About this RNA
This is a predicted structure of a 731-nucleotide part of an RNA (large-subunit ribosomal RNA, domain II) from a bacterium. It matches the Rfam family "Bacterial large subunit ribosomal RNA". Rfam links the family to the GO terms structural constituent of ribosome and ribosome. Its mean pLDDT, the model's own confidence on a scale to 100, is 81.

[in-house]
Context: one part of a larger RNA
């Protein structure tokens, strides 16, 4: 890893509902116990108790009322609308392990010092070499104490280094030789040394030259068993089918924020019956968007004015000036979430009407949800964000498949009941990949723009508008002129059109600046403005709009059209006609649910009438019994009409995406009861094939197998496996 098997809402009691059944027009019911029996069962007895029949009050208590209160006021809860109860099944709740598995921990009682820590008792071990303390002896010297020398001596947590003990560095090893090793290297090696055997100390305790170290591969509190199925607002898992409906990610509160309670939103049942939704009209409340400014509160730019005020300057003063401050007036142009004179559209409330819409409300029972997300629009925060926090919307995603956007939860189109090798469309497309136009008409773009981007820049190009010059010849080219006073004055070393300052005239002219640029030390020189000729028909300026250009740099490979590729496009804009294109719509057939119609059958209720029958009373006839006839009442059968319910058949219409979740209907497994069957002429199981059913599943046949197994009607559950780092076994 795979296969096979096992593996999770159970059970007891109580409470609240639903459904079914029994009794009940006020009742229903037994518990313990006793007893009968065909005895894990069933029947009977047993009202003690429980619920209901009356409530109110804390209670005494009173009672269709009662409590509060001084109250007879007012108010609260009741009465006046009553079905109740018992059992079974089932949904939910409470208490218990309570759907299953899962802690780290806590407590109790025991077991451990054969590892290791420390201690005690008793033993054992330490090659060889080096160093040479105390002390002693001898000699010399000395008055002596003593000193010196030589020799002897053999101390030491001394030195080097095996055994032994340890473990510094490094390499290998890392499913190892080994759950701590191996090689090389290294430390101690007469000592606080090493070691054998026997003893002692025990879990909040021991021991510790102290590292929270060690205490049997276990230690910031050992191990074993028990309390014990500790607890887990946490993670994971939770097993057959089909059908109907279908959420939430919000508010409030919370030692609350990944939990929970109530409300909101969903489901089921019953009740009410249009109350709901859309639209129209009418009537309301309100101060947003836009806007506004002599309508306030504030902000804020420029100008003008004042026989205003102050400052400064000038002046003897009057007065004048002021690119200083303040105040006031006027003009022009503005701004505001916490400004509004005025003021929408929507939205909101209500009434009436209307609609080929279909909800809405109440009661009872069951939930889930409380992490939301992107997009469009309106906002707060933020440089910004696929950011964050609000509001609002789509029936977006979540819980929605299909088509488009190359691919792409949230964008565009569109909501999948099933089948079909039928048709029409939506978004989006129609050269090839790739279904459908190399379709038609008009224009633009030359940048492969299209197929990424700003401020800014530019005789790109198309369209439009305004305006100037122009056959009295414009614009551009070429030829010619471009002069004189004068080198204007000042300044300056110089300043001659051309460093700078001031002025900027006059003359001759077709025209020519006291000079547009280059240039010189200063001149010179070149050139322009301006003028004539040449030549010939348009040439300039400004503005707006369309499409382009530059601005434009990244790391494996083009790589910013999905690709090929595309230029009167296969690009862009405008207009047109076709076609393609989805699980949309249509067509044909089928399924289920709801609704509506028709027919048939059965049952119930109500009403009416006729007939037949039962019973009772009464009248007449008859002497009586009895019988007959008439009448009244009663009930049974039959028949008719109406209403309702159920079932069957057959038409029409509508609906049928779905997570959490609610509801309905079924399939299958094991066992039990009753009944009915099969089986050595071959049961169950296993293999294959065929067939039936919407599905879970069922049936038949073949061959295998070798002894039990089904159908129907019910009952009871150890009742369905792919997931839990599930458990066990096998491979």
């Nucleotide at each position: 890893a795979c296969c096979u098997g096992c593996g999770a809402g159970u059970u007891a009691u109580c409470c609240c509902g639903a459904u079914a059944u029994g009794c009940u027009u006020u009742g229903c019911u037994u518990a313990a116990g006793c007893u009968c029996u065909u005895a894990u069962g069933g029947g009977g007895c047993g009202a003690a108790g429980g619920c209901g029949u009356a409530g109110c009050g804390a209670a005494a208590g009173c009672g269709a009322g009662u409590c509060u209160u001084a109250a007879u006021a007012g108010g609260g809860c009741g009465u006046u609308u009553u079905u109740g109860u018992a059992u079974a099944u089932u949904g939910g709740g409470a208490u218990g392990g309570a759907c299953c598995c899962g802690a780290a921990a806590c407590c109790g009682g025991g077991u451990g010092a054969g590892c290791u820590c420390a201690u005690c008792u008793u033993g054992a071990g330490c090659a060889g070499g080096g160093u040479g303390a105390a002390u002693c002896u001898u000699a010399a010297c000395g008055a002596g104490a003593g000193u010196u020398a030589a020799g002897a001596g053999g101390a030491g947590g001394c030195c080097c280094g095996a055994a032994c003990c340890c473990a510094u560095g490094u390499a290998u090893g890392u499913u190892g030789c080994a759950a701590u090793a191996u090689g090389c290297u290294g430390g101690g090696a007469u000592g606080a040394c090493u070691u054998g055997a026997g003893a002692u100390u025990a879990g909040g305790g021991a021991u510790g030259a102290a590292a929270c170290g060690u205490u049997u591969a276990u230690c910031g509190a050992a191990c074993c068993c028990g309390g014990a199925g500790a607890u887990a607002g946490c993670u994971g898992g939770c097993u057959c089918u089909c059908c109907c409906c279908g959420a939430a990610a919000u508010a409030u509160a919370u030692u609350u924020a990944g939990g929970u309670a109530u409300a909101g939103c969903c489901c089921u049942a019953a009740a009410a019956g249009u109350u709901g939704a859309g639209c129209u009209u009418u009537g309301g409340a309100g101060g947003u968007a836009a806007a506004g400014a002599u309508a306030c509160u504030g902000g804020a730019a420029g100008g003008a004015g004042a026989c205003g005020c102050g400052g400064c300057g000038g002046g003897a003063a009057a007065c004048c000036g002021u690119a200083c401050g303040c105040u006031c007036u006027c003009c022009u142009a503005c701004c505001a979430a916490a400004c509004u004179c005025a003021u929408a559209a929507u939205g909101c409330c209500a009434a009436a009407g209307u609609u080929u819409c279909u909800a809405u409300u109440u009661u009872a029972g069951g939930a889930g949800u409380c992490a939301g997300u992107a997009c469009g629009c309106g906002g707060g925060a933020g440089c910004a964000a696929g950011u964050u926090c609000c509001g609002u919307g789509g029936u977006a995603c979540a819980a929605a498949a299909g088509g488009g956007a190359a691919a792409c939860a949230g964008c565009c189109c569109a909501g999948a009941u099933c089948a079909u090798c039928a048709g029409c469309u939506a978004a989006g497309g129609c050269c090839c990949c790739u279904a459908a136009a190399u379709c038609c008409g008009g224009a633009u773009u030359a940048a492969g723009u299209g197929u990424g981007a700003a401020a800014g820049g530019a005789a790109g190009u198309g369209a439009a508008a305004u305006u100037g010059c122009u056959u009295a010849g414009a614009c551009a080219u070429c030829c010619a002129g471009g002069a004189g006073g004068u080198u204007g004055g000042c300044u300056c070393a110089g300043a001659a059109g051309c460093a700078g300052c001031c002025a900027u005239c006059c003359u001759u002219u077709a025209a020519a600046g006291a000079g547009u640029g280059c240039g010189u030390a200063a001149c010179a020189g070149c050139u322009c403005a301006c003028u004539g000729g040449u030549a010939u028909a348009g040439c300039g300026a400004u503005u707006u709009c369309g499409c382009g250009c530059c601005g434009a740099a990244a790391a494996u490979u083009u790589a910013u059209c999905g690709g090929g590729g595309c230029u009167c496009a296969a690009a862009u804009c405008c207009g047109g006609u076709g076609c393609c294109g989805a699980u949309g719509c249509u067509a044909u057939g089928g399924a289920u649910a709801c609704u509506u119609g028709u027919g048939c059958u059965u049952c119930g209720c109500a009403c009416g009438a006729g007939g037949a029958g039962u019973u009772u009373c009464u009248a007449a006839u008859u002497u009586g019994a009895a019988a007959u006839u008439g009448g009244a009442a009663u009930u049974u059968c039959u028949u008719g009409u109406g209403c309702g319910a159920a079932g069957c058949a057959u038409g029409g219409g509508u609906a049928u995406g779905g997570u959490a979740g609610g509801g309905g209907a079924g399939c299958g497994u094991u066992c039990c009861u009753g009944u009915u069957g099969c089986a050595g002429u071959g049961a169950a199981g296993g293999u294959c094939u065929a067939u039936c059913g919407u599905g879970a599943g069922g049936u038949a046949g073949a061959g295998u197998g070798g002894a039990g197994c089904g159908g129907c009607a019910g009952g009871a559950a150890g009742u369905g496996a792919g997931a839990a780092u599930g458990c066990a076994g096998g491979u």